[in-house]
RNA sequence: AGGGGUGUCGCCAAGCGGUAAGGCAACGGAUUUUGAUUCCGUCAUUCGUAGGUUCAAAUCCUUCCACCCCUG
Repeated sequence: AGGGGUGUCGCCAAGCGGUAAGGCAACGGAUUUUGAUUCCGUCAUUCGUAGGUUCAAAUCCUUCCACCCCUG
């Protein structure tokens, strides 16, 4: 320099144009003498950034950014 891949909650992770699943953790509550366990509830107005297409974008297109891989 060229090519490819990945980027979604604190962590893991699903989501093939139509309200963003789930697990762990965290927080509130019930139970318990206390703790653990168990149960109920809450938890993503921005899906790496900035634009574009569309009635509608995490999803399609483009630009950058970060990380990983390949070629030289």